[in-house]
Predicted 3D model of a 1455-nucleotide RNA (small-subunit ribosomal RNA) from an uncultured bacterium. The RNAcentral record of the sequence draws on ENA and SILVA. Its Rfam family is "Bacterial small subunit ribosomal RNA".
RNA sequence: AGCGAACGCUGGCGGCGUGCCUAACACAUGCAAGUCGAGCGAGAAAGUCCCGGCAACGGGAUGAGUAAAGCGGCGAACGGGUGAGUAACGCGUGGGUUAUCUACCCUCUAGUCUGGGAUAACCUUCCGAAAGGGGGGCUAAUACCGGAUGAUGUCUUCUUGGGGCAUCCCAAGAAGAGCAAAGGGGGCGCCCGCAAGGGGCUCUCGCUGGAGGAGGAACCUGCGUCCGAUUAGCUAGUUGGUGAGGUAACGGCUCACCAAGGCGACGAUCAGUAGCUGGUCUGAGAGGAUGGUCAGCCACACUGGGACUGAGACACGGCCCAGACUCCUACGGGAGGCAGCAGUGGGGAAUAUUGGACAAUGGGCGAAAGCCUGAUCCAGCAAUGCCGCGUGAGUGAAGAAGGCCCUAGGGUUGUAAAACUCUUUCAGUCGUGACGAUGAUGACGGUAGCGACAGAAGAAGCUCCGGCUAACUCCGUGCCAGCAGCCGCGGUAAUACGGAGGGGGCUAGCGUUGUUCGGAAUUACUGGGCGUAAAGCGCACGUAGGCGGUAUAUCAAGUUAGGCGUGAAAGCCCUGGGCUCAACCCGGGAACUGCGCUUAUUACUGAUGAACUAGAGUCCGGGAGAGGGUAGCGGAAUUCCCAGUGUAGAGGUGAAAUUCGUAGAUAUUGGGAAGAACACCAGUUGCGAAGGCGGCUUUCUGGAAUGUUACUGACGCUGAGACACGAAAGCUGGGGGAGCAAACAGGAUUAGAUACCCUGGUAGUCCUAGCUGUAAACGAUGGGCACUUGGUGUAGCGGGUAUCGACCCCUGCUGUGCCGAAGCUAACGCAUUAAGUGCCCCGCCUGGGGAGUACGGUCGCAAGGCUGAAACUCAAAGGAAUUGACGGGGGCCCGCACAAGCGGUGGAGCAUGUGGUUCAAUUCGACGCAACGCGAAGAACCUUACCGGGGCUUGAAGUGCAGGUGACCGCCCUAGAAACAGGGCUUCCCUUCGGGGUGCCUGUAGAGGUGCUGCAUGGCUGUCGUCAGCUCGUGUCGUGAGAUGUUGGGUUAAGUCCCGCAACGAGCGCAACCCUUACCUUUAGUUGCCAUCGGGUAAUGCCGGGAACUCUAAAGGGACUGCCCCGGAGAACGGGGAGGAAGGUGGGGAUGACGUCAAGUCCGCAUGGCCUUUAUGUCCCGGGCUACACACGUGCUACAAUGGGCCGUACAAAGGGUUGCGAUGUCGCGAGACGGAGCUAAUCCCAGAAAGCGGUCCUCAGUUCGGAUUGGAGUCUGCAAUUCGACUCCAUGAAGUUGGAAUCGCUAGUAAUCGCGGAUCAGCACGCCGCGGUGAAUACGUUCCCGGGCCUUGUACACACCGCCCGUCACAUCACGAAAGUUGGCUGCACUUGAAAUCGCUGAACCAACCCUUCGGGGAGGAAGGCGCUUAUGGUGUGGUUGAUGAUUGGGGUG
Repeated sequence: AGCGAACGCUGGCGGCGUGCCUAACACAUGCAAGUCGAGCGAGAAAGUCCCGGCAACGGGAUGAGUAAAGCGGCGAACGGGUGAGUAACGCGUGGGUUAUCUACCCUCUAGUCUGGGAUAACCUUCCGAAAGGGGGGCUAAUACCGGAUGAUGUCUUCUUGGGGCAUCCCAAGAAGAGCAAAGGGGGCGCCCGCAAGGGGCUCUCGCUGGAGGAGGAACCUGCGUCCGAUUAGCUAGUUGGUGAGGUAACGGCUCACCAAGGCGACGAUCAGUAGCUGGUCUGAGAGGAUGGUCAGCCACACUGGGACUGAGACACGGCCCAGACUCCUACGGGAGGCAGCAGUGGGGAAUAUUGGACAAUGGGCGAAAGCCUGAUCCAGCAAUGCCGCGUGAGUGAAGAAGGCCCUAGGGUUGUAAAACUCUUUCAGUCGUGACGAUGAUGACGGUAGCGACAGAAGAAGCUCCGGCUAACUCCGUGCCAGCAGCCGCGGUAAUACGGAGGGGGCUAGCGUUGUUCGGAAUUACUGGGCGUAAAGCGCACGUAGGCGGUAUAUCAAGUUAGGCGUGAAAGCCCUGGGCUCAACCCGGGAACUGCGCUUAUUACUGAUGAACUAGAGUCCGGGAGAGGGUAGCGGAAUUCCCAGUGUAGAGGUGAAAUUCGUAGAUAUUGGGAAGAACACCAGUUGCGAAGGCGGCUUUCUGGAAUGUUACUGACGCUGAGACACGAAAGCUGGGGGAGCAAACAGGAUUAGAUACCCUGGUAGUCCUAGCUGUAAACGAUGGGCACUUGGUGUAGCGGGUAUCGACCCCUGCUGUGCCGAAGCUAACGCAUUAAGUGCCCCGCCUGGGGAGUACGGUCGCAAGGCUGAAACUCAAAGGAAUUGACGGGGGCCCGCACAAGCGGUGGAGCAUGUGGUUCAAUUCGACGCAACGCGAAGAACCUUACCGGGGCUUGAAGUGCAGGUGACCGCCCUAGAAACAGGGCUUCCCUUCGGGGUGCCUGUAGAGGUGCUGCAUGGCUGUCGUCAGCUCGUGUCGUGAGAUGUUGGGUUAAGUCCCGCAACGAGCGCAACCCUUACCUUUAGUUGCCAUCGGGUAAUGCCGGGAACUCUAAAGGGACUGCCCCGGAGAACGGGGAGGAAGGUGGGGAUGACGUCAAGUCCGCAUGGCCUUUAUGUCCCGGGCUACACACGUGCUACAAUGGGCCGUACAAAGGGUUGCGAUGUCGCGAGACGGAGCUAAUCCCAGAAAGCGGUCCUCAGUUCGGAUUGGAGUCUGCAAUUCGACUCCAUGAAGUUGGAAUCGCUAGUAAUCGCGGAUCAGCACGCCGCGGUGAAUACGUUCCCGGGCCUUGUACACACCGCCCGUCACAUCACGAAAGUUGGCUGCACUUGAAAUCGCUGAACCAACCCUUCGGGGAGGAAGGCGCUUAUGGUGUGGUUGAUGAUUGGGGUG
C1' cells in the first nucleotide's frame, strides 16, 4: 500500500460496484426450454344464447378449429452454475492438417419425377395401489420405404502435365460403378371436370445433389507452465514394423504376427499441491504473491460405468446399469438429483429477496403476429468497497458560567458557547415531471430532474497522546489491577495501567484481527557472501557439463537492424467526450517488452575447412631432495637373563608412601637375549596432491626445478556423479611384544579426589593380510590464468664480470620466509606465495537453540560414517575492536602493610555500649572496615520521644477574621496523686475622646505530630584518601566507541620536576599562601620580670626604682638545594659536607579533586508527598529507658618488689570562676560544715601537680598485692536519692599469680608512663576534649599478608569475581522420537464376480413396405433371444505408501 474480508464501537444522504473464500454437505416449495396449426390427423369443456319440454333433460349455435394431448420439424450440445478432478497438448503462445467434420446463415450451380405400406393420437379391452404397460381395431403427413433421373461430387482404372520432405498431392482428359429429394402458403385466371377438385402460370417459405464462403469444431506440434531426490530407475500395447479393423480424420486407437525397443540426472517414475489465462495487488524496476467480480479456454453436473439420438453430447433441468442417500407404497414395486434463480437446514468469524419485468439488449421457435427466456434489465438487503455531499456561515471578550490545572498571581477549554445577523445543500412537505422508444410497447417509477414552502432546524463518531510517531497534565492504583506492534511500563509522586481535563489524527466512519507484497541487497538475474561473524569438500585423478590462444575462408544458428503477420475484448497509460463534479461510463490512440515469417549486416560467439606457435606436451643434458616400495646391515640406549665385585639401602616426591632389597637390591664389570626408535647433523631446511616423510646400504620407481635446441600443433582449465589415496584411535585373522601406556590396582593429595603426583600394569603401540574413512585433516584461506611500487633473508639450477683459482659483486627462473606501498577489509589484518585488480569452473552459507539429533535410505563385522529434517522455543546467538573492572597474570612503586621492636586486647573484677532475652514499657536511630564510652558535652522528676492511669479538644505555643468581655497576673482556702475544678481577696494601658493596644471567652480559617518515607529531597557528615589522581579546549589519528595529551627515559612525598614525543595549552587536585611550634631582632613594660643601685624583712620583687633578662603580644628577620664536592644526560634530581636555632615539604594543625558506597541522618534544622485531628495532638502523676540464664565491642583497676604502705621534699603547662571560684581561720578521722578576705581575674581563687628525689617498712605470699562484693555509719546536691546519684569513714576482702585460637596501636619528644584542667552539669566521668612532666626500643629489607598508584596482558565479567556460568537430581508443563500392537485413507499385483452397453458370432421365436409366388408361402432384409471380447462395481488374497492412536520408554524445550 492492498483485500470478495471478519470482529468491536458508532452511523445522515446519494451515485457506481461488490456480496458462501467454509460442506463439489443435504435439500421442502415455486420458477429457470420451448416453439411451429403456413408439416399432419383428430379435437373438448365451463359459460352464454336459441329451440323443445311442466320439469328432469334433450337438441342446436357460440365458446372454437380454442384448450389439452399426439405424429412430425427445429431447438434443447446455446445461455446459466461450479472449480471437485486435472501437473495434462489441460492452459498460454506460435505453427501444422498433403490426416479432418460442420445443422442453421451467405454466394453460385443443378434438380424437386413416380409409386407404396404403416403408425401414434382416437376407439375398445386387459393388467397394476401407483408409476406405467399389454392386446385388438381405424387414420394423416415436410414421418417411413421402393423405383426413376443424376454430375465438375464419391469410388475404381487409364493418359498427359506440374509439384512435393515420405506415404503422395494438384490440374486436364477418358471409361466404368454406385448414390437424391417433400411439400406448405398467397395470387392469377387459361384448360379439364356437374361439383369437389386437378392441371397450368406466378410469388414465397421449404426439400435434394454439388462447389465455395463465413463462423464453429476436431486432431498434431515447437516453446512456456508449482514443490519434494529422505521418490532413481520407469515401461509388455510397452517402442517400432507388417497386415487388418475402427474413426469425420492421422495414430497401438484396437487386434494378429515380427523385432527389442522407448523414457530418465536438461530429473523419468512416484508422492504432495493446484483449474489455466487475459489480468489483479505490490514493487523504482527485475521480481514476489494471486487468479473473487468481468472476459477467453478447460473440466464437472449425487458417485462410478455406458452408449443412444443428433450436424454437434457420451448430454446440469435426456436414457440405461451399478452404488450411497432421500421420498412414496396396497410390500409386489416405483420416484428423485438446485455446482440454474430465489429459498431451507447444516457448517462457519462470515456473505443478500422464496421480489418486478420481458420495456431495453440478446437467445430459441415461427412466414408473421407472437410465445418462451431467474440469460438479461431493474428493484430489495448489507458502510462490504470506491466516489461525492451534508451535519451550518459571519460577527461576537464580561475572555460569562461550568469543568480541569495552578507557583493562588493566574492559565486552559475559548470565538468555543450565549447573543445578533444570514443562508437552506441533503433529508422533509406540496406541485410538476423526463431521457432510456426510429411507428407501437416503460418493469424501473410518480424514479431522476425542476419549482415552491418551513426552520439552524433532523444529521459525529472512533482511535491515539513513553520512543519509533503528530499529540500532557491531574487523580486513582501500588510488580496489584492491568498495558504491550518492537523496545518495554506497573514494587506510593506512572506523560506507558484505569478515570478525568486538555491535545493529536482520521472522519460516516474509526480501530482491531487475518492475509499478500514492500521495506528485506534478509535467496542478491538486476543485486550478497565463505581467514576470524553462517559458509572452501581432507586431498588428488577424471566422466558428463561449463569455459577456452593467434590469423584466415565459407555459412549465418546465436546476436543486431528493418519489414510483414499475430499478440481477442475488457483492464493499465495518454487523449477527447457523457452523467452538476468525482467514482463510473463511452470514443480514439498508445502499449501489450512475446512468438512466427522474411530481408539485410557479419564485429563478436558458434559451425565447417585449411593454417600458426606465445598455452599445453614430448626428446635430450648435468644437478637437488627425510618423495614411495623392497631386501639387508649398524651403533648408542632401555629392559630382562647369567656370572663377578660389593653392602644396606634403593627408588620416588613439594613432602611422602605404595614398590624393590640381607633369598643380596641400587651401584659397578663382563657376557648374552629381545623388541622398538634412530641422539648429534637439524635449519620458519628439503620432498610430497594431501595424510605425511629423518640411521646406513642395495634395488625398483613417481614427481618437480633448471638449461638447450628440435618436435606435436590448442592436444587446454575446471570438474556434478564415479573412482584412488587418506594421521591417530578402533575392528577381524595370524605373528610379535623391549620401552611406553587407556582400562585396572595400590600409595599420596584433598572436605571429597572415580583427577593432576608416585609405584605397578593389560589392551594398544610394531609386522602381515584386510576393514574403518574420520581430525583444530588449519594457512581455520578450493583450483587455474593474467596484471599490479618495493626492501631483505634462505634452498635448487643457471648466466655475466673478475681472478691463476675460490670467494665477493651483478643478474635469470623456480621454491620457501620476514617487513612493508597502493589497494582491500567491520576491524584485526592481507599485501607479486593477496584477503589487491579481472576472467573461467567447482564446492558451500542464509538468526540462535532443538541438532549434525530423529526418521528414511545407503556404506560398515562392529564402533560408527555419509545424506539429513520438523515440532517446539528464544530476541538474540556471533565477529572485531573500545573503555573499565577483575586475575591464586607480569613489571615498577608506596603505606606501622609485613618484617624488626615496645606496649596492649582476647583470661579476672568492675564501668560503659550493643545483641539477645524479658517486660505494661524496657522510646528511637546507628550494623564489616566506615554500628557497638556512637547521636548522648552527662535519663532520680524534668529531659522523654516509651508504658499505665487521670484530664483537655481552636487545644500547651503561634497567626488572621468575626463576636463578646474587662481584666490578666498574683495571694489565700477546699477536694484531689497532680493536672484541673470550686470559692474568696485584689485588679488594665494610651488617647486628639472618634478610637487604638493588650488580656480572657466563643466561633471560624486553621494549628499540632520525635507519625511514615534518608529509596522523593536540601543541608551536613562518614569512607576510599591527604591516595595522586580527575578532566577540558584546539589540533591530530580512528567509520566508530575512543585514542593522543596523561604513554616513554629519569626523578619526586606528589600528573613533583626534567628530557623526549602529534601534540600545544588549560582547569580541579599536589605544593605554596593561613595558624601554631622551634631561633633572632625591633617595639611595648602591667597584673608579669629583678641583672645593676637604694630601702626593708625571720623570709619573700615586699618597696623605691629599673627596661637588661625571662615572659607577655604585635611587627619583622630567618631556610632558598642559596654555597662546596661527587654522581647524573652540561637536565631534573640524588648523595655527602660547610655554615646555621632549624636542611632539603624542619615538627604539628587547618585545608579533602572528579567521583564511589540509592553509605548516615525526615529524632538537630529545613522540606515534597502520605497519614492522623475528642488524637499518632496536648497536660499531669507514677513507672520505664538503670531489667538479666547469656554473647560481643570499648575501657578502668589489677595480678605486684622497675612494686606497695608511710614520712619528708622538688619542678609544670593549659584552663575555669559573680546563680561563680572561694583564701586565711575554726570544727570534723573524713566526705564536709561554719564563716567569709580577695577576685568580673598575667593581680584573687580553684591549686596540694604526680611520677621524680631522700628515708623507712614489707621479701614473693592470694601477701602490707588486688580491691570487687556486702554490712554499718555518714556527707553533699536536689521539691524528692526506694526503684535509680556521687562521695566519706569503719568493717568485709571476691576473682585475679600476666591470660587459648586470634587480634590492636605506635617510627621521636613518638610509644610507654605520670598527673593537671575543661565542656556538659543542681548533683553525677574509669568516657570525651585539652595540657604539660618523665621519656625509650627497632626498621636487614619488600619474598609474603592487607590496602593503594602507574604500565602491560587475558577475559564468555559491565549490578563489573560477592561477576559469570556447567551438568545431574527433584517437581510442574509443552512438543517430538521409539514401541507389542490397534484403526483409517490412497494405491500396485494376482484370482474371482461380471450389470448396463457397443462390437462380433449365432439367430429354428417373431416381422407391414422390396422381389418371386401355385397366394399356401418363399427370398432379401430386420430382429427378440443366446454365446463371446472389453468392462464398472463387488469379493478374496498379498504387497506398497501415508495418517491417527498405544501400556511403557528416550532424549529435548520452558519454569